[in-house]
């Protein structure tokens, strides 16, 4: 230098053939409890690595670059 995978919420990860994002745990709040755990309800929390393009419409196609693995040499 090539090639390939991979980058989504604090964490770990899901998201099909393009239709405008979600789960656990983690947090907050409430309910139960003499109190905490625990259990059960509700909240909150994201420019989908960036910048472009393609498209009525992109996490989801295409390019480049950026980080991190795996690899050939």
């Nucleotide at each position: 230098g090539g090639g390939c995978c991979g980058u989504u919420a604090g964490c770990u990860c899901a998201g099909c053939c393009g239709g405008u994002a979600g789960a656990g745990c983690a947090a907050g709040u409430g309910a139960c409890u003499c109190u905490u755990a625990a259990u059960c309800a509700c909240u909150a929390g994201g420019u989908c690595g960036u910048u472009g393009g393609u498209u009525c419409g992109a996490a989801c196609c295409c390019a480049a670059c950026a980080c991190g693995g795996c690899u050939c040499a």